């Protein structure tokens, strides 16, 4: 310096729930709220799940990153 484990601290996101809006849904987005989180940061590339369409498990579009996994970037710094 790196690599791996790993405690404190500033900071920093925000689960259900309510409000408003968007959308045929899944969800999104905004303000309240805080289970949680060191990638709970991005990306829909593999796979789950869910939603429109479909006679359909075919296909097609589609939400999800807080379901894993992959990629890629990244904060602190006692031991």
């Nucleotide at each position: 310096a790196c690599a791996a484990c790993c405690a404190a601290a500033c900071g920093c996101c925000a689960a259900a729930c309510c409000u408003a809006u968007c959308g045929u849904g899944a969800g999104g987005u905004a303000g309240g709220g805080a289970c949680g989180g060191a990638a709970c940061g991005u990306c829909a590339c593999g796979g789950g799940u869910c939603c429109u369409g479909g006679g359909a498990c075919a296909c097609a579009g589609g939400a999800u990153a807080g379901c894993c996994g992959g990629a890629c970037u990244g904060c602190c710094g006692a031991g």
This is a predicted structure of a 79-nucleotide RNA (c-di-GMP-I riboswitch aptamer) from uncultured Thiodictyon sp. NCBI's taxonomy places the organism under Bacteria, Pseudomonadati, Pseudomonadota, Gammaproteobacteria, Thiodictyon.